[in-house]
RNA sequence: AUGAAGAGUUUGAUCCUGGCUCAGGAUGAACGCUAGCGGCAGGCUUAACACAUGCAAGUCGAGGGGUAACAUUGGUGCUUGCACCAGAUGACGACCGGCGCACGGGUGCGUAACGCGUAUAGAACUUACCUUUUACAGGGGGAUAGCCUUUAGAAAUGAAGAUUAAUAUCCCAUAGUAUUGAGAAUUGGCAUCAAUUUUUAAUUAAAGAUUUAUCGGUAAAAGAUGGCUAUGCGUCCUAUUAGCUAGAUGGUAAGGUAACGGCUUACCAUGGCUACGAUAGGUAGGGGCCCUGAGAGGGGGAUCCCCCACACUGGUACUGAGACACGGACCAGACUCCUACGGGAGGCAGCAGUGAGGAAUAUUGGGCAAUGGAGGCAACUCUGACCCAGCCAUGCCGCGUGCAGGAAGACUGCCCUAUGGGUUGUAAACUGCUUUUAUACAGGAAGAAACACUCGUACGUGUACGAGCUUGACGGUACUGUAAGAAUAAGGACCGGCUAACUCCGUGCCAGCAGCCGCGGUAAUACGGAGGGUCCGAGCGUUAUCCGGAAUCAUUGGGUUUAAAGGGUCCGCAGGCGGUCAAUUAAGUCAGAGGUGAAAUCCCAUAGCUUAACUAUGGAACUGCCUUUGAUACUGGUUGACUUGAGUCAUAUGGAAGUAGAUAGAAUGUGUAGUGUAGCGGUGAAAUGCAUAGAUAUUACACAGAAUACCGAUUGCGAAGGCAGUCUACUACGUAUGUACUGACGCUCAUGGACGAAAGCGUGGGGAGCGAACAGGAUUAGAUACCCUGGUAGUCCACGCCGUAAACGAUGGACACUAGUUGUUGGGCAUUAGCUCAGUGACUAAGCGAAAGUGAUAAGUGUCCCACCUGGGGAGUACGAUCGCAAGAUUGAAACUCAAAGGAAUUGACGGGGGCCCGCACAAGCGGUGGAGCAUGUGGUUUAAUUCGAAGCAACGCGCAGAACCUUACCAACCCUUGACAUACUCGUCGUCGCUCCAGAGAUGGAGCUUUCAGUUCGGCUGGACGAGAUACAGGUGCUGCAUGGCUGUCGUCAGCUCGUGUCGUGAGAUGUUGGGUUAAGUCCCGUAACGAGCGCAACCCUUGUCCUUAUUUGCCAUCAUUAAGUUGGGCACUCUAGGGAGACUGCCGGUGACAAACCGGAGGAAGGUGGGGACGACGUCAAGUCAUCAUGGCCCUUACGACCAGGGCUACACACGUGCUACAAUGGAGCGUACAAAGGGUCGCAAUCCCGCGAGGGGGAGCUAAUCCCAUAAAACGUUUCGUAGUCCGGAUCGCAGUCUGCAACUCGACUGCAUGAAGUCGGAAUCGCUAGUAAUCGUAGAUCAGAAUGCUGCGGUGAAUACGUUCCCGGGCCUUGUACACACCGCCCGUCACACCAUGGGAGUUGGUUCUACCCGACGGCCGUGCGCUAACCUCUUCGGAGGAGGCAGCGGACCACGGUAGGAUCAGCGACUGG
Repeated sequence: AUGAAGAGUUUGAUCCUGGCUCAGGAUGAACGCUAGCGGCAGGCUUAACACAUGCAAGUCGAGGGGUAACAUUGGUGCUUGCACCAGAUGACGACCGGCGCACGGGUGCGUAACGCGUAUAGAACUUACCUUUUACAGGGGGAUAGCCUUUAGAAAUGAAGAUUAAUAUCCCAUAGUAUUGAGAAUUGGCAUCAAUUUUUAAUUAAAGAUUUAUCGGUAAAAGAUGGCUAUGCGUCCUAUUAGCUAGAUGGUAAGGUAACGGCUUACCAUGGCUACGAUAGGUAGGGGCCCUGAGAGGGGGAUCCCCCACACUGGUACUGAGACACGGACCAGACUCCUACGGGAGGCAGCAGUGAGGAAUAUUGGGCAAUGGAGGCAACUCUGACCCAGCCAUGCCGCGUGCAGGAAGACUGCCCUAUGGGUUGUAAACUGCUUUUAUACAGGAAGAAACACUCGUACGUGUACGAGCUUGACGGUACUGUAAGAAUAAGGACCGGCUAACUCCGUGCCAGCAGCCGCGGUAAUACGGAGGGUCCGAGCGUUAUCCGGAAUCAUUGGGUUUAAAGGGUCCGCAGGCGGUCAAUUAAGUCAGAGGUGAAAUCCCAUAGCUUAACUAUGGAACUGCCUUUGAUACUGGUUGACUUGAGUCAUAUGGAAGUAGAUAGAAUGUGUAGUGUAGCGGUGAAAUGCAUAGAUAUUACACAGAAUACCGAUUGCGAAGGCAGUCUACUACGUAUGUACUGACGCUCAUGGACGAAAGCGUGGGGAGCGAACAGGAUUAGAUACCCUGGUAGUCCACGCCGUAAACGAUGGACACUAGUUGUUGGGCAUUAGCUCAGUGACUAAGCGAAAGUGAUAAGUGUCCCACCUGGGGAGUACGAUCGCAAGAUUGAAACUCAAAGGAAUUGACGGGGGCCCGCACAAGCGGUGGAGCAUGUGGUUUAAUUCGAAGCAACGCGCAGAACCUUACCAACCCUUGACAUACUCGUCGUCGCUCCAGAGAUGGAGCUUUCAGUUCGGCUGGACGAGAUACAGGUGCUGCAUGGCUGUCGUCAGCUCGUGUCGUGAGAUGUUGGGUUAAGUCCCGUAACGAGCGCAACCCUUGUCCUUAUUUGCCAUCAUUAAGUUGGGCACUCUAGGGAGACUGCCGGUGACAAACCGGAGGAAGGUGGGGACGACGUCAAGUCAUCAUGGCCCUUACGACCAGGGCUACACACGUGCUACAAUGGAGCGUACAAAGGGUCGCAAUCCCGCGAGGGGGAGCUAAUCCCAUAAAACGUUUCGUAGUCCGGAUCGCAGUCUGCAACUCGACUGCAUGAAGUCGGAAUCGCUAGUAAUCGUAGAUCAGAAUGCUGCGGUGAAUACGUUCCCGGGCCUUGUACACACCGCCCGUCACACCAUGGGAGUUGGUUCUACCCGACGGCCGUGCGCUAACCUCUUCGGAGGAGGCAGCGGACCACGGUAGGAUCAGCGACUGG
């Protein structure tokens, strides 16, 4: 010497900037909860607010007169225990006198000051008591208090007279080396001067006491101590305080003081301070030290020590050695108290204590035993200083509340995945041990050494030393011993992250928490409780304040292109900094020495209390200041020299550099004249406007003002602003070259000065074009805009102001250094290439940077100077000041409020951004919807109920592939409660089942009849069923799809979505995936810091299209036979069926293309470029949908939100919407006739044929469990007839009657049939949907569900088109790129007015108060000056001894000064204020 930590919070994520917050330490603390003991310390930070009561400064009789009280003694009287007398003694009230009271103790009002700190000086001073030395103390006088008498007053307090003492007081004497004045000499010093010697003149002293030992007294000198004065340096904030000052600055003289001095006065001069901050305002006692910090610093000034200031507020002096005096005086003021109303008294910021204030701070204690102080010869007295005790966890330190064993890991509690486990926890119980502390009893200190007294020793009657004796508040305290017994002793905060420590319950954006971020809206580790845990521990937390962290004011140790921040530019005084060489000096700097830096504190060592805290001793340190000696590299000063910085000169050269003047052409406008005729002009389209009174157009001439095409350019010039036709004049500047000259003359620059775009202002001109304001026309929902037609100020010139701009390179100036490539301007050299100087651009290296970027024109590396920044908003605002004619500019806050604001870059998303591409997206077409009627779903309304869900696309013929009952979940009634349903237990019964009757709407209830289960090891053994009972439980279409699983929709069958490794980037991320082509495709090829891979695409699967093969019945029939008929024999060739194969791959050819991928065309082929169709749906999005398919967490209901039952409802109906059907007709309707499918279904069924019915259908019923039978005639079509454009022979709604079928039952509420009725509707507004080929359109047909009930849904086939130029536009999507203040992502974000409530603040007629200044008035006490006719002891003179006079003093009076007070006017700071601003 010993010493340095970070974290949270801005974002979707990242890096940075930047603020806010936290973890640490500390406190004279307070509050909350809790509390066993001891030691040591500390204890009104607020009202310098007011104070009851007691105490805090007295002492000396050895200074004095004396004797009020007490005691002793003596005496007297005598009623012998009482009274009186005696200063006689001890002592002593009051009084005179001496010393002290100026110390000690308290507080921090004032003070920004020589107040304090530090270092010097006093040759400009003082110091009682103390020490040392020298000398001295003679003589005399007059008073006064007390006491006594009288007297005023309520009191406080006095007044008069008589008398008296002193160590009180006065006079005289004595007086050197004292003091003062003058002169001379010597020595010394920093100046004035000082010291010594000497001459002369003048002046001032004293006190006694006494026990005779001593103690005191006077003068002088020295010392010590204390004080006073002066000086250097240091000592808070504000410039929105810039000028201040009249005794002010100096001189002379005088006065005054202990002393210097404008300290005071007179006169003279006009100085003095200030940007290195005067003056003014605000705040504040200063230091040693204390807290924090690694330090540098920052903050503070409690306790202890030093200094200062103050003592109710203001002023004043007296006394004294010392005071302008805390417990003294006087005056003024405020307040309180007493009073007889006349007048008086008081000052706790001493110790206790009281009230008040406040979050808050103690006893009206003991003692002078110790230490210290005052007085005294001393004993001693006094001492709220001090020593002790009391109260308070206020702090620091120490001790304890037990230790060991003890697992059935007990019980309780709490938790869980709950047969069981975990935790509390060796914790407890229990056993053994110990006894600090507490309790009881006993013993019991140190602190005390002295003084005094006695004795002794040494010398010298006194002093020094020794011995003896005496003295303890604390205190019977500390400490020690003994006794018994775990006995007497644990809490607080926290547990989301930061930050150590986790679960359950309750609550449900409520209650609440919160230091920051934030938590709480039904599963909260964040609220409240509990269990458990963590950290500290007689404490623990909270609040307040300070430092730290914060490098967040940055000296150590920050920045300024874009985050806050470079002045608009230049000049330039002060200031700061400054080239090379030499000499000198020694101010800075460095080293040695001396002095000082009080003690305490901090640090180290040692020691004392059992330890520690605490204390003591020693050391170190106190980083400072002063003096002195030396060193001389660097900086500074002085001197001399130099040339490279800077400048000058010469030559050459450059330019839109400036100012003034002259001048040119084009264009525009206007005027005149001509030609000429109906429009011109303008716009996206128009209109206003101009024009037949002749426009526009065109020709000629004239005039006016402004601006200068081409050249012209990352060009040039200028300090910046800025500068553009040409010429002239004047002025300034830059660059290059030079063996010319000067010789550091330089750089920067606060304050200051000049210039300074546009707009604006003033005066006077000018005014072609353009053109704020304004007018009109359009656009628009509006349009105070964008567009158009006009048009004033202005734009232009001269002079004057303004002084600001995104005045930007958002980059201050100067100098030096640090790789290159490539343009260009001016000059020089070479005149090929090129080199070089000065500018002006682009790209890049290193470096720098948060990154973007910058990169010799730095934002790199360094030096110097200036300016500016310190979270966002409030705000460049308010107030103040300066400038300005005004507009306004410059300077420039705070309250309040937020936890962010911000920069750069990243990924997405978005854009009425861009590029490329796709899709029935548009376009081109065809047909619809929207209008009508009906069907169906939804909304709304209604209702007892119209159950519930679905909500843009992606809800609405959806869940529902089918509500009359059932379904059914809804409603109103009836009714059941272990339940309609499951498992388990006990008891009982033995069938279950089935049937009948009665009541009831039925459920249900009652009565009766019938029957008597199966297995068996034969056991009331097993199984099963029923009834009754009890409890666990059942049950819920109740809630939450925002707690979930599963399933589904959608973007979208869009071509995308990712990963590994590598590389790049501080990082988020990027690359790959981008680029060039190509594709339906992230399909493929090429390129490439990427190389590969995965999920998607495609293919593999199904179906359809061609062929082959196998098989041949129920299918088929070419050939043969046969029939009404593939009916039958026969056949399996064909078709079909269904198994297996083949086939298509850009394979081939030509062209294009990059020798690619691929595209275009062609051939062949049934099919050609994924042949058609289907299934198949990447990462993800929408908290999309579904708790009512199902499952499921949590919550809720449990004689009901569960269950049964009959009836009703889901079908309602002013209305609105979606999806469909049928139509409006002639490409049609109707009649008759004729033809051709596919795919399905069928025994609870399909049903042929036959009969009946007009028909729906009925009766009967072959066949068929299906390539066999049936449903089942397909219909459009075709042929023919009729209708003739009409509400019809269209259309069929609605309604009436009569029926059929299903079904327990067709009223609410089915379908169908027949007859009759015959509505709207004549092709549909705005708008909108589908479709690209076997598609649209059109036609029929089948199936599922289903008793019955399709115009819906899902399939099937028949007939069978039109159009696509193309990608401008609408919609959706993909890729790349760009902007972004968005990220809940444009349905984003966000601005302003208005309304209401609240908070802070500005203005405001004024009003109230504080501080302060100026002028004037008044002028207490007091000291000073003057006067002093009144009064007057000492001393002097005279004296008739009575006295008189003098000197001196006093009262009184006057004067200047001055506190309080008053009047008037300012300045400044606050409070309140109707209304009002942002």
A computed fold for a 1478-nucleotide RNA from Chaetoceros neogracilis, annotated as small-subunit ribosomal RNA.
It matches the Rfam family "Bacterial small subunit ribosomal RNA".
The coordinates come from a structure-prediction model, not an experiment, and the mean pLDDT is 83.
RNAcentral holds the sequence, with entries from ENA.